[in-house]
Molecule: transfer RNA
Organism: Chloroflexota bacterium
RNA sequence: UGCCGAGUUGUGUAGUGGUAGCACGGGGGACUUUGGAUCCCUAAGCCCUGGUUCGAAUCCAGGCUCGGCAG
Repeated sequence: UGCCGAGUUGUGUAGUGGUAGCACGGGGGACUUUGGAUCCCUAAGCCCUGGUUCGAAUCCAGGCUCGGCAG
């Protein structure tokens, strides 16, 4: 430098145009002599900027970061 792939709560991971989910973790509560376990509630997220569309995490363009391959 070229090509390919990836980017979603703190972490991991789903979601092929129509309500952003799950697990762990965090906070509060119940239970318990305490802790643990269990149960209930709760906060927190779509890498950025544009475009298409009634509607975009999803499609398109450009960028940023990371990884792989080639030189």